[in-house]
């Protein structure tokens, strides 16, 4: 340098053009004599920019980052 894969919330992870969904953590509250469990509701997210399109997390191009191979 090249070629590949990946990139959603504090952490893991679904999602293949139409309202961003689950955990676990993290606040409030019920529960208990407390705590732990358990319950209920909340709070936080698409890796940047561009392009297609009535409409992009998704498809396209570029960067950036992580990995794995080639050199």
């Nucleotide at each position: 340098g090249c070629g590949g894969u990946c990139g959603u919330a504090g952490u893991c992870u679904a999602g293949c053009g139409g309202u961003a969904g689950g955990a676990c953590a993290c606040g409030u509250c019920c529960c208990u004599g407390c705590c732990a469990c358990g319950g209920a509701c909340g709070u936080a997210g698409c890796c940047c920019g561009a392009g297609u399109u009535c409409g992009a997390a998704u498809c396209u191009c570029g960067g950036c980052g992580g990995c794995c191979g080639c050199a």